A computed fold for a 469-nucleotide part of an RNA from an uncultured bacterium, annotated as small-subunit ribosomal RNA, 3' major domain. Its Rfam family is "Bacterial small subunit ribosomal RNA".
Context: one part of a larger RNA
RNA sequence: UGACGGGGGCCCGCACAAGCGGUGGAGCAUGUGGUUUAAUUCGAAGCAACGCGAAGAACCUUACCAAGGCUUGACAUGUAAGACGACAGCGCUGGAGACAGUGCCUCCCUUCGGGGCGUCUUUCACAGGUGGUGCAUGGUUGUCGUCAGCUCGUGUCGUGAGAUGUUGGGUUAAGUCCCGCAACGAGCGCAACCCUUAUCCUUAGUAGCCAGCGCGCAAAGGCGGGCACACUAGGGAGACUGCCGUGGCAACACGGAGGAAGGUGGGGAUGAGGUCAAAUCAUCAUGCCCCUUAUGUCUUGGGCGACACACGUGCUACAAUGGCUCAUACAAAGUGAUGCAAGACAGUGAUGUGGAGCUAAACACAAAAAUGAGUCCCAGUUCGGAUUGUAGUCUGCAACCCGACUACAUGAAGUUGGAAUCGCUAGUAAUCGCAAAUCAGCAUGUUGCGGUGAAUACGUUCCCGGGCC
Repeated sequence: UGACGGGGGCCCGCACAAGCGGUGGAGCAUGUGGUUUAAUUCGAAGCAACGCGAAGAACCUUACCAAGGCUUGACAUGUAAGACGACAGCGCUGGAGACAGUGCCUCCCUUCGGGGCGUCUUUCACAGGUGGUGCAUGGUUGUCGUCAGCUCGUGUCGUGAGAUGUUGGGUUAAGUCCCGCAACGAGCGCAACCCUUAUCCUUAGUAGCCAGCGCGCAAAGGCGGGCACACUAGGGAGACUGCCGUGGCAACACGGAGGAAGGUGGGGAUGAGGUCAAAUCAUCAUGCCCCUUAUGUCUUGGGCGACACACGUGCUACAAUGGCUCAUACAAAGUGAUGCAAGACAGUGAUGUGGAGCUAAACACAAAAAUGAGUCCCAGUUCGGAUUGUAGUCUGCAACCCGACUACAUGAAGUUGGAAUCGCUAGUAAUCGCAAAUCAGCAUGUUGCGGUGAAUACGUUCCCGGGCC
């Protein structure tokens, strides 16, 4: 000077409290540990590993294992010598395939000497390594934490390390601002500038819209017409403690008016200096070490999916604020040409046939909870759907290991969950569906989108984390 204290003071945060809904019990999904295994590839490890890398393991991926092959190599550049005329493509034979053999087809320029290009064989340099070290590194990332801090110049003080400034009194979300002060200034952070959302004006008016006018329909903005309204997307306005009152030296606090919005309006992007020898050599790059007929590389099959068990994260439930049947309404944000696919037809259904339209504000994917009516009558049930059997659909060379979905049958545990523990303060929690990325196929995961829509906060004694003295 820091850090630490079951020292003190002040302050903050879903930190506690007040509430709402969960986890911990059940079944299943998924990740991890452990065990097993020929292999169950590797990494991640309190918070900050464990639906994490993985935005998608049947082959591929794939790094692991077994077996079968190759050795200048699957990939790059060059060297020297030789052979061929191509390489590619289409077949046949052997083989699990890699591969081997073989048939067809088959280059360009030329002064005919040769040259170019490519393939193959041989040689040498080399290639290659998801092999080791994240405690040799770059880059990237997590975390404290969107916490309010971290520093510098000059001056002053101190022998010096250092101090001061940055402390003090107020105030703020904030080292935010005000007052004071041996300090005076400045920088990185804070805030603002950026995006989005909430209101209005204006410009524009098709593929969007339809108030008034006309046509028209079984039903349609379907058509003429219009651009009012909504919407779309450009430009602007608007909020600044600006105004009023009270308190205060001030900063500011509280109340009020006007206003769509009020005191950083809501949300996002944005992460100072540092901490954890934090994470990553398996994104990539890279020093050093190691392998070089193998720790490289190709192929087939298997494994990453095992299962006495333990933990994390989720989904579905245990029901009547519900289940089932029928009827019927309303989104946002996206995606779609080897694609999205309507109406129609076939099928109980997954789906199939067929294909209107759509390069998409045009067409399609395409809502559910809610609402109305009926039924069930508290039961392991008309709750719940695991498990299993049979028959199918789809994708794909291929669903045995090991895909998703459908129908019929089967109908397990489960009657609200011990100690403990998590999230959330408003369009939030809870609840309902929709979409996208990845993707041939596969979503209870992830990332977004809208619909319905609460309760509670006295307060800061206590638990946890943080800031200042």